Predicted 3D model of a 77-nucleotide RNA (transfer RNA) from a Nitrososphaerota archaeon. The sequence was found in a public genome assembly.
Parts: sequence; structure tokens; C1' cells
RNA sequence: GCCUCGAUAGCUCAGCCUGGUAGAGCGAAAGUUUCGUAAACUUUAGGUCGUGGGUCCAAAUCCCACUCGAGGCUCCA
Repeated sequence: GCCUCGAUAGCUCAGCCUGGUAGAGCGAAAGUUUCGUAAACUUUAGGUCGUGGGUCCAAAUCCCACUCGAGGCUCCA
């Protein structure tokens, strides 16, 4: 330098293909229960969907560029 994959809640990840109200588990907080704690159950909070731009009535999703991470190839006869 080139290619592939990835970046979404505090953590691990779905959702992208085929555009139409952003989700799950764990964790956190509160509550129920208990003499109390743990466990269990219920509820709640928590998101610039890596950045910028484009297309579109509408973009996490499609297109372009860039940044970062992982892996692979090549590096001069």
C1' cells in the first nucleotide's frame, strides 16, 4: 500500500441482507417478599447507532469519504 470483517445502553451482543416508533441478556436503582440478608419476581433509568456528507417523505439499515480496532496479502525481480 491492498483486501476482508467489525464500531449500537456501563459490559457482551442482536437488529443492517429486504429503510418505516432502537432492542435482549448481564449489570445499576427502586419496589414486592424476608426478623434481616441472599435468591426470586416486578418496575424504572440508561443510546450523537464511530465521524462527516449524500440519496430518500423517511437512514442504525442504502451510497461515498474518513477515524479507530482485528485478521489476511504484498513489499522489487